[in-house]
RNA sequence: GAGUUUGAUCAUGGCUCAGAUUGAACGCUGGCGGCAUGCCUUACACAUGCAAGUCGAACGGCAGCGGGGGAGCUUGCUCCCGCCGGCGAGUGGCGAACGGGUGAGGAAUGCGUCGGGACGCGCCGAUCAGAGGGGGAUAACUGCCUGAAAGGGUGGCUAAUACCGCAUAUUCUCUGAGGAGGAAAGCGGGGGACCGCAAGGCCUCGCGCUGAUUGAGCGGCCGACGCCGGAUUAUCUUGUUGGCGGGGUAAAGGCCCACCAAGGCGAUGAUCCGUAGCGGGUCUGAGAGGAUGAUCCGCCACAUUGGGACUGAGACACGGCCCAGACUCCUACGGGAGGCAGCAGUGGGGAAUAUUGGACAAUGGGGGCAACCCUGAUCCAGCCAUGCCGCGUGUCUGAAGAAGGCCUUCGGGUCGUAGAGGACUUUUGCCGGGGAAGAAGAGGCGGGGCGGACAAUGUCCCGGCGUUGACCGCCCGGAGAAUAAGCGCCGGCUAACCACGUGCCAGCAGCCGCGGUAAUACGUGGGGCGCGAGCGUUAAUCGGAAUGACUGGGCGUAAAGGGCGCGCAGGCGGUUUGUCAAGCCGGACGUGAAAUCCCGGGGCUCAACCCCGGAAUGGCGUUUGGAACUGGCAGGCUGGAGCGCGGCAGAGGAGGGUGGAAUUCCGCGUGUAGCGGUGGAAUGCGUAGAGAUGCGGAAGAACACCGAUGGCGAAGGCAGCCCUCUGGGCCGCAGCUGACGCUGAGGCGCGAAAGCGUGGGGAGCAAACAGGAUUAGAUACCCUGGUAGUCCACGCCGUAAACGAUGACGAUUGGCCGUUUGGGGGCUUGACCCCUGAGUGGCGCAGCCAACGCGUGAAAUCGUCCGCCUGGGGAGUACGGUCGCAAGAUUAAAACUCAAAGGAAUUGACGGGGACCCGCACAAGCGGUGGAUGAUGUGGAUUAAUUCGAUGCAACGCGAAGAACCUUACCCAGCCUUGACAUGUCGGGGCGCCCGAAGAGAUUCGGGCUUGCCGCAAGGAACCCGAGCACAGGUGCUGCAUGGCUGUCGUCAGCUCGUGUCGUGAGAUGUUGGGUUAAGUCCCGCAACGAGCGCAACCCUUGCCGCCAAUUGCCAACGGUUCGGCCGGGCACUUUGGCGGGACCGCCGGCGACAAGCCGGAGGAAGGCGGGGAUGACGUCAAGUCCUCAUGGCCCUUAUGGCUGGGGCCUCACACGUCAUACAAUGGCCGAGACAGAGGGUCGCGAAGCCGCGAGGCGGAGCCAAUCCCUAAAACUCGGUCUCAGUCCGGACCGCAGUCUGCAACUCGACUGCGCGAAGUCGGAAUCGCUAGUAAUCGCGGAUCAGCAUGCCGCGGUGAAUACGU
Repeated sequence: GAGUUUGAUCAUGGCUCAGAUUGAACGCUGGCGGCAUGCCUUACACAUGCAAGUCGAACGGCAGCGGGGGAGCUUGCUCCCGCCGGCGAGUGGCGAACGGGUGAGGAAUGCGUCGGGACGCGCCGAUCAGAGGGGGAUAACUGCCUGAAAGGGUGGCUAAUACCGCAUAUUCUCUGAGGAGGAAAGCGGGGGACCGCAAGGCCUCGCGCUGAUUGAGCGGCCGACGCCGGAUUAUCUUGUUGGCGGGGUAAAGGCCCACCAAGGCGAUGAUCCGUAGCGGGUCUGAGAGGAUGAUCCGCCACAUUGGGACUGAGACACGGCCCAGACUCCUACGGGAGGCAGCAGUGGGGAAUAUUGGACAAUGGGGGCAACCCUGAUCCAGCCAUGCCGCGUGUCUGAAGAAGGCCUUCGGGUCGUAGAGGACUUUUGCCGGGGAAGAAGAGGCGGGGCGGACAAUGUCCCGGCGUUGACCGCCCGGAGAAUAAGCGCCGGCUAACCACGUGCCAGCAGCCGCGGUAAUACGUGGGGCGCGAGCGUUAAUCGGAAUGACUGGGCGUAAAGGGCGCGCAGGCGGUUUGUCAAGCCGGACGUGAAAUCCCGGGGCUCAACCCCGGAAUGGCGUUUGGAACUGGCAGGCUGGAGCGCGGCAGAGGAGGGUGGAAUUCCGCGUGUAGCGGUGGAAUGCGUAGAGAUGCGGAAGAACACCGAUGGCGAAGGCAGCCCUCUGGGCCGCAGCUGACGCUGAGGCGCGAAAGCGUGGGGAGCAAACAGGAUUAGAUACCCUGGUAGUCCACGCCGUAAACGAUGACGAUUGGCCGUUUGGGGGCUUGACCCCUGAGUGGCGCAGCCAACGCGUGAAAUCGUCCGCCUGGGGAGUACGGUCGCAAGAUUAAAACUCAAAGGAAUUGACGGGGACCCGCACAAGCGGUGGAUGAUGUGGAUUAAUUCGAUGCAACGCGAAGAACCUUACCCAGCCUUGACAUGUCGGGGCGCCCGAAGAGAUUCGGGCUUGCCGCAAGGAACCCGAGCACAGGUGCUGCAUGGCUGUCGUCAGCUCGUGUCGUGAGAUGUUGGGUUAAGUCCCGCAACGAGCGCAACCCUUGCCGCCAAUUGCCAACGGUUCGGCCGGGCACUUUGGCGGGACCGCCGGCGACAAGCCGGAGGAAGGCGGGGAUGACGUCAAGUCCUCAUGGCCCUUAUGGCUGGGGCCUCACACGUCAUACAAUGGCCGAGACAGAGGGUCGCGAAGCCGCGAGGCGGAGCCAAUCCCUAAAACUCGGUCUCAGUCCGGACCGCAGUCUGCAACUCGACUGCGCGAAGUCGGAAUCGCUAGUAAUCGCGGAUCAGCAUGCCGCGGUGAAUACGU
């Protein structure tokens, strides 16, 4: 920095990711080299080999080897001689205390830094002095004994640089200062003179030895400061703390001992528990910090476990000793041996960590005079991509953009200049060859200096010669692109996308999350991105995380102020003077090892790596200086604080007393049937007299009015009145003290209610409990009762939404309005005004805040101190401790689990929340549905099939505005396969018409007739048949992949935008408000001003009038008449249909803000949108439709396509919706009579007339229709009949007989006549429509259609009732 809580937002907060890192491990993969690293686990156990020896120039010697000499002699063996080189074992010296390993233990006996002084030291350097003279042993060896062995014992011989005395001895040690004590060793080389029989003496050189001083270096000891977690570890301690004296040590010391004193440590965390080697450094980080302590360096500790000392300069000793334990091995069972945390290696453990390699060439170490020996220290090599670094796997060219893969909109795109092809190069690897540096030496030879004696050995220096490499670059040549690429990822974070498969399956996943049929998230492929001999994963650390905040956070509501006070320690502290110099600041010096990091330079071809130099090393110490600030000390001051004096208000506290009202109970009186209680009731009380009422009495508890938005108190809390005792506050005055202050971990005290203990008290109220109700239940809410308790005294408890959810104290910072209580001033003396304290409320500036809000009573700005927080759940729980009589309180976790939990504000939605308003929403009213029969649709059931869809409103007389065949998509059967249909190719042909045969038909077979159209010839267009291939075809799936169309909210009044403004933001404002409207309609106001889609209007229709027009209309006016607008004639009227007019709150009055508008009136055919229609905003329902059409994807291809016959969609025990007809008299039937509108009609409507009871038939006039026809309208009116009956109601069902349409009415049409006459007597719960030309009721027409209408779409006739109201 990002992802993740939300519809969105801001903030809080956790989780997660991107980075760097590693002694790593695991998965896949793997060409080379350099440098580095490599048991983090069982301080588990170890086979085998090696890791510490060396000196013959300390010694006695001679087992083995080599040489030499000698003897025996079977020329090859044996024996002898320590004579020489040397040397096993042994004596002796030095080393073995270093080097190497490990991290168990240890929280201080340790480490780091800085100091201190009471100490020691082999080897090395320097200086001084010495080294004289004696002695006695002992291993080896040898004899014997013993043991299985390891070994042991004993007798005998022997040497020394082994051992012991004597002498001498300093600046040594001790001391009583007189003195006393204390050493030693020789060995080797060389050599002139001299001495000696010889060895040798002697001299000299070197090494060694003794005493002493000193240096260097190393080590021992002491102090200060720093060094993990736990207080759910609070007290620990008797050698403990100190002293005197002693012992001990190299050395101080209670290290040890005797005695004396009673101390010492600890909340600045003792003690205890857990964990841990520490540091330089390493990783990370901007830093501060966090984490870590492999490799390298320093220190410590340890060496099978525990203990102990010995030797020694040094050890309490890794490859020494003794004892004990465990373990392993040997054993003759008596007894012995052993210690890889050295190097390799083995087993085991483990996710996991290497060779039983080479060499002492170099560096270093031990011994030695030296040569040299030893050295698993070390230097190298081996193994491992474990890490870092470098190199390579080729380079250039090459478009026909090959083949192939993948995708595709089928055009193409992409892999991709990639490959192939052409040209070139040769790192690396392979083969052959050559060959540096690391090596300087020591020793030897030569020369010079020193030393000595003029010598030699010796020693130092110089140069030349010659000698020493375990390991390994590098260079040259040869062939040849030849030997060399993978891994992870591609939904967002995060760089990289398509296809297929899969279908909440298989799987993925770090977090959010993907997968339920189009998955860029699973798997595969293609492509891409990233890194590259590696890439990923896991684990781990830091970072991001300001998420423990020192730098650098918070606590009103997100987690977080302790319930409140007093107060010890602690922290902090007014003003002034002097002084000190602890803090603080400056200078100098010491230290801060090296390595590392950083900078500069250098060396390996570069780099990693290495080398040199510098810087740095925050720190500590010493010293010197300063004196402002903090602090210490001393002295002042009065402003902080306190005291005094004078006042004031108050439910502040404690104790005692006292009052009235009310409730309940008791007694008596009056009095009678109820009372009580609730939403309504019941339980309960009452005729044994309740309730009501009067009087009297008893008891307990609480104190109406005043009373407040008021007062007091630290908080809890405090209320009748009076008395006593008592705490605090405020004001005034400035007399006193002189910083006496603030805060406050622990501690102590107070602390509502409930609860507990003991004893009282008990009226009312009232957990528990009982009963009555309510309810599905009702362990509740309501009612009737009722016990603890509530009250008092004393003692506990110690909690709370103990809240202002806001710790205390101080300082500073605009105001306005109330209120309580002081003080002062003014005058006009008032219920006055002004000023000033202390309290308590409201509103608000700046500022703060995530916002809400806070705002001189801060949540502003600062200071001091305390408390508390660190994701949610688990859990304020468990365990432990403390407290409590108990209840419980307090302190207070973890496992596990979640990707959130939570705050404030925003928008919408919701509420059996509120306000206002509208709608046939309720109400008022009329008629229905739900019951019956039938029709129709649907569910269900059935079926070979009963094709499919529609499913609350908004599916169900819906798609269907016409299923007998067809339709038709379904079923059965029979058939077709380029197909019934489209385009392209090839071949043929007129197309076509007629006839016959088979078959249920599709179809198949046969026969006959016939040569088309256009054209400027060529040719063209259409059609048919045949063939093969591309393809057709699908009412198959997905309406949740879609377009289009439609339904619905809803003809509801809404939905938005631009700019501006406000807000961190989501968003708000506008659009809210006051009025008004059918309306976001209009007006006014307003940080808004405008605008768009909606509303309205424009459109159609209807209602009035006018104009124009006239094969309908009219005698209106004339004429004719068969009497009919029939005719002439005419457009005045009606009508038709075209154009206009008309209505706008325009006029008047009232109301209203003088507005918008509303109410009333006039006029008018019509009023206040006149009636009806068309018109449907942003959007919602993944609403409906892939079966209208279109369309992505998927699926079928002799079938899921196509044709045909028959069947089905019409099934029926049921259920529902929508309708029709009824149940009758406002009616049925019969007769007679009257009045529409809107439509339709040539494959049509079909008149008159005739026939038939009728459906209908015959008939054919007229009409392409304001002309003719359908056509009769019906309800209605008049007359008659029926008289309340399952009927003269009702018509289902059934029988018979017919009509019509049609190829065909069996399944399965409509209609007619006669007969049959069912249910039904107005419909339970429930439910629908309608506010006027509406409901209701009556008929008429049309579309579809051969026929079929109770459906649908239209038309007119008759024509109501009601709306108080919300």